A computed fold for a 105-nucleotide RNA from Ornithinibacillus gellani, annotated as SAM riboswitch aptamer (S box leader). NCBI's taxonomy places the organism under Bacteria, Bacillota, Bacilli, Caryophanales, Ornithinibacillus. The coordinates come from a structure-prediction model, not an experiment, and the mean pLDDT is 83. Its Rfam family is "SAM riboswitch aptamer (S box leader)". Rfam describes the family as follows. The SAM riboswitch is found upstream of a number of genes which code for proteins involved in methionine or cysteine biosynthesis in Gram-positive bacteria.

RNA sequence: UUCUUAUUCAGAGAGGUGGAGGGACUUGGCCCGACGAUACCUCGGCAGCGGACUUUUUAUAAGUACUGUGCUAAUUCCAACAAGCAAAUGCUUGGUAAAUAAGAA
Numbered sequence: 001u002u003c004u005u006a007u008u009c010a011g012a013g014a015g016g017u018g019g020a021g022g023g024a025c026u027u028g029g030c031c032c033g034a035c036g037a038u039a040c041c042u043c044g045g046c047a048g049c050g051g052a053c054u055u056u057u058u059a060u061a062a063g064u065a066c067u068g069u070g071c072u073a074a075u076u077c078c079a080a081c082a083a084g085c086a087a088a089u090g091c092u093u094g095g096u097a098a099a100u101a102a103g104a105a
Stems, first nucleotide, its partner, number of pairs: 001105008013043005021032003026080004044072003048069004052064004076097001081094005
C1' cells in the first nucleotide's frame, strides 16, 4: 500500500512550542480560529478493537486500564449517489468515500 471482516448518534483536557488558516479529498452549507485554532510535544483522561486477568457461567456478558493500538469540538460536523415517505427546507433505509482495529498478501 492492497484485500477481507467488524465498528463508527456513547465517552474523554490542561500546559508548552509555533504563528495562519483549519474541520480527509471536491462542491455546497455550517462551525473553529490572533481571547492563538489546525499541527507537534509533555502530562492527564476515555474505553472502541485485539491480548491478558477476574467474576458469572459455557455462550456470552460484565469488569480491571495490565499490554498492543486507537481516540480525547460539533453524529465520520451535515449533505452529495440510489430507493421510499412527505411535498418547503425535510425524514428513513441502503450505498460510496473515510477512520480505527484484527487477519491476510